RNA sequence: GGAGUUGAUAGAGGUUGCGUUUUCUAUCAGUAGGGACAUGGAUGUGGCAGGCACAGAAGAAGUGUCCGGAAAGGAGAAGACGCCGAAAGAGGAGACGGUCUGUACGUUUUUUCUUGGGCAUACAGUUAAGAACUGUAUGACUGUCAUCGAAUCGAUGGGGCGCUAUCCACACC
Numbered sequence: 001g002g003a004g005u006u007g008a009u010a011g012a013g014g015u016u017g018c019g020u021u022u023u024c025u026a027u028c029a030g031u032a033g034g035g036a037c038a039u040g041g042a043u044g045u046g047g048c049a050g051g052c053a054c055a056g057a058a059g060a061a062g063u064g065u066c067c068g069g070a071a072a073g074g075a076g077a078a079g080a081c082g083c084c085g086a087a088a089g090a091g092g093a094g095a096c097g098g099u100c101u102g103u104a105c106g107u108u109u110u111u112u113c114u115u116g117g118g119c120a121u122a123c124a125g126u127u128a129a130g131a132a133c134u135g136u137a138u139g140a141c142u143g144u145c146a147u148c149g150a151a152u153c154g155a156u157g158g159g160g161c162g163c164u165a166u167c168c169a170c171a172c173c
Base pairs, nucleotide, nucleotide: 001173002172004170005169007167008166009165010164011163014084017083018082019081020080021079022078023077024076025075034067035066036065037064038063039062043055044054045053046052047103048102049101050100087115088114089113090112091111092110093109094108095107096106097105116142117141119139120138121137122136123135124134125133144158145157146156147155148154149153
C1' cells in the first nucleotide's frame, strides 16, 4: 500500500422521505343527541349475546311539524420537534377501557414475519365521502450495490440486518 472480518462513529436518497404535535380553515352536517306539539298505544336503552340495571299508561317504540344544534376520526395550509426501519402492515401473547361473563372495538407493551422510497392505475378493505389511509398486482420514475457493455451513458439483477466515508482491533498478500 491492497483487499477481507467484527465493532464504533458520521452521513446520503426526497422540495410530497418518515413520524409526532400546535394553530387556522373547509368538510363531517343542518347529521347525532336535546326540547315543544300532534299522532300512536307497549315497549325501549346500555357495541352484540346472556345476566343485571334503568326509562315507560304521570304514555315506550315509530311517524309528522317546529325550535335550537354539536363533536371525534379523516383532509388542506402554516409552524415546531424527533429522525433515515425513519416507519407501515399481518399474526400471537399481556394490560387498560365501558356494571358481570364471553365476544367485537379502541389504546398500549412485547414477540414473529413482510416491505429501499415516493407516484399513477385496477381490485379489495376502512370511512360520511369520488378525499385520505391500508393490502395485493401492474407500470414508469428515483436512490444504492453487483455484473456486463461500445462505459459521466445503457442493459440485467438484488435489497435497508442494505449502501457510502472514517477509526480501533483481528488475520492475509

This is a predicted structure of a 173-nucleotide RNA (Lysine riboswitch aptamer). It was read from a public genome assembly, where an Rfam model found it.